[in-house]
RNA sequence: AUGUCGCUUCAGGGUGACGAGAAUUACGUCGACUGGCGGUACAGCCCGCGAGCUCGCAAGAGCAUGAAUCGGUGAAACUCCGAUGCCAACGGUAAAGUCCGGAUGAUAGAAGUGCAUC
Repeated sequence: AUGUCGCUUCAGGGUGACGAGAAUUACGUCGACUGGCGGUACAGCCCGCGAGCUCGCAAGAGCAUGAAUCGGUGAAACUCCGAUGCCAACGGUAAAGUCCGGAUGAUAGAAGUGCAUC
């Protein structure tokens, strides 16, 4: 340095008021807040991946999977700076990105270490 290899640890954030109502952190109004992992000029909304569901003893296979523009700087940015926007799995429950639950879970992966080879 490399690896169809082993082990260990780590690996998700966020809501207030008022109104209506039998009942809402879910509806309406006004306001607030959050942003997993890899890639790439630093990214929730560019490309890819993960969380869900079905089948299978397993390996694995299949399905589902949201959202952005403009201006500026620069060699290079849909990533930075400025402005204005937008989006958010599944189950429960009065309809939920922020409540409760699967979850003291799993995982994209990250770090460390061992082993093998060079």
FMN riboswitch aptamer (RFN element), 118 nucleotides, folded computationally. Its Rfam family is "FMN riboswitch aptamer (RFN element)". Rfam links the family to the GO term FMN binding. Its mean pLDDT, the model's own confidence on a scale to 100, is 85.